[in-house]
């Protein structure tokens, strides 16, 4: 220095599989190329986006891609609702109290703009096998960025005119 193993951490569109499958391997029985039992396996969501702090709650938690088991479920989850605290927009130079929206931070509309992985194809590797992995090139939408427009409090203090 490299490789292997173990442990820890990180990674939450994340983990898991009782069930499913004219799935795989071994084995036993019947038997005839199949069925059944047992044991062990394989498969079962492709990325993008998403967290102020704490508590509680309800459950189909945003977006598109796909040859669609990405079926069906279980658990979790950065989404949603409520409460408290903090921060921030509504102020035009500043502050305080309240209200309201939001969470590096107002809403709506229009125009514009950026961004993916899998599948597939080419190459390579692992497994008896079902099947799995690595590498290279491609393609989204939403949130987001930019511009424009419209609309965004009440009371008090201070400063200025």
């Nucleotide at each position: 220095a490299u490789c292997c193993u173990a442990u820890c951490a990180a990674u939450a569109g994340c983990g898991c599989c009782a069930u499913g499958u004219g799935c795989c391997u071994g084995u036993u029985g019947c038997a005839g190329a199949g069925c059944a039992g047992c044991a062990g396996g394989a498969u079962a969501a492709c990325g993008a986006g998403g967290a102020g702090a704490g508590g509680a709650g309800a459950g189909u938690a945003u977006c598109g891609a796909a040859c669609a088991u990405u079926c069906g479920g279980c658990g979790g989850a950065u989404g949603c609702u409520c409460c408290u605290c903090c921060g921030u927009g509504c102020a035009g130079a500043c502050c305080c109290g309240g209200g309201u929206g939001c969470g590096u931070a107002c809403a709506c509309a229009g125009c514009u703009u950026a961004c993916a992985a899998a599948a597939u194809c080419a190459g390579c590797g692992g497994g008896c096998g079902a099947c799995c992995g690595c590498c290279g090139g491609a393609c989204a939408g939403a949130a987001g960025g930019g511009c424009u427009g419209u609309g965004a409090c009440c009371g008090g203090g201070c400063c200025g005119a």
This is a predicted structure of a 161-nucleotide RNA (glmS glucosamine-6-phosphate activated ribozyme aptamer). Model confidence (mean pLDDT): 76 of 100. It matches the Rfam family "glmS glucosamine-6-phosphate activated ribozyme aptamer". The family's RNA type in Rfam is riboswitch. The literature on the family includes a 2006 paper in Nat Struct Mol Biol by Jansen et al., "Backbone and nucleobase contacts to glucosamine-6-phosphate in the glmS ribozyme".